[in-house]
Transfer RNA from a Patescibacteria group bacterium, 74 nucleotides, folded computationally.
It was read from a public genome assembly.
RNA sequence: GGUCGGUUAGCUCAGCUGGCUAGAGCGUCCCGUUGACAUCGGGGAGGUCGGGGGUUCGAGUCCCUCACCGACCA
Numbered sequence: 001g002g003u004c005g006g007u008u009a010g011c012u013c014a015g016c017u018g019g020c021u022a023g024a025g026c027g028u029c030c031c032g033u034u035g036a037c038a039u040c041g042g043g044g045a046g047g048u049c050g051g052g053g054g055u056u057c058g059a060g061u062c063c064c065u066c067a068c069c070g071a072c073c074a
Stems, first nucleotide, its partner, number of pairs: 001073007010026004019057001028044005050066005
C1' cells in the first nucleotide's frame, strides 16, 4: 500500500428482506426471602447505535467519507 471483516448499555453480543417506541445475558442499584451471606423472586437506572455527510415520508439497518481494531496479501 491492497482486500475483507468489525465498531450498538460498564463487559460480551443480537437486531432477519429499511417502519413506529433500540434489546438480551452478565454487571450495577433498590425491594423481598435469610440470623447473616449466597442462591432465588420482583423492580429500576444506564445507549450521541465510532465521527461526519447523503438517499428516503422514515436509517442501527442502504450509499460516500474519515477514525480506530482485527485477519489476510504484498
Overview
The source organism's lineage runs through Bacteria and Bacteria candidate phyla. It matches the Rfam family "tRNA". The coordinates come from a structure-prediction model, not an experiment, and the mean pLDDT is 80.